RNAcentral holds the sequence, with entries from Rfam. A computed fold for a 72-nucleotide RNA from Urocitellus parryii, annotated as transfer RNA. Its Rfam family is "tRNA". Its family is annotated with triplet codon-amino acid adaptor activity in the Gene Ontology.
RNA sequence: GGGGAUAUAUCUCAAGGGUAGAGCAUUUGACUGCAGAUCAAGAUGUUCCUGGUUCAAAUCCAGGUGUCCCCU
Numbered sequence: 001g002g003g004g005a006u007a008u009a010u011c012u013c014a015a016g017g018g019u020a021g022a023g024c025a026u027u028u029g030a031c032u033g034c035a036g037a038u039c040a041a042g043a044u045g046u047u048c049c050u051g052g053u054u055c056a057a058a059u060c061c062a063g064g065u066g067u068c069c070c071c072u
Base pairs, nucleotide, nucleotide: 001071002070003069004068005067006066007065011023012022013021018055026042027041028040029039030038048064049063050062051061052060
């Protein structure tokens, strides 16, 4: 220099253009002599950034940034 993949909750990851979710972690309560386990309830997101398409974008398109892989 060329090509490809990827970016979503604290973390690991889902999500066919139509309400953004699970597990883990965390908070409160029940249970327990205390704790753990279990059960119940809650909180947590500018879906990397900018623009475009669309009635509607995490999703499609373009550019940028970060990370990873391959070729030279």